[in-house]
RNA sequence: AGGCAUGUAGCUCAGUGGGAGAGCACUACCUUGACACGGUAGGGGUCGGCGGUUCAAUCCCGCCCAUGCCUACAA
Numbered sequence: 001a002g003g004c005a006u007g008u009a010g011c012u013c014a015g016u017g018g019g020a021g022a023g024c025a026c027u028a029c030c031u032u033g034a035c036a037c038g039g040u041a042g043g044g045g046u047c048g049g050c051g052g053u054u055c056a057a058u059c060c061c062g063c064c065c066a067u068g069c070c071u072a073c074a075a
Base pairs, nucleotide, nucleotide: 001071002070003069004068005067006066007065010024011023012022013021018055026042027041028040029039030038048064049063050062051061052060
């Protein structure tokens, strides 16, 4: 320098054009003498950033950023 993959809740991930979700974690309540387990309810998201396509973008396209891998060049 070029190529590929990944980036979504605190963590691990799903979702691939039209409702942003699951598990764990967190908070409150129930339960207990208390804790744990269990149950009920709830909070938490600029979907990496900017722009474009579209009636509509987490999803498609371009550029950039971060991480990992591969290739090449130089030393």
A computed fold for a 75-nucleotide RNA from a sediment metagenome, annotated as transfer RNA.
Its Rfam family is "tRNA". Rfam classes the family as a transfer RNA.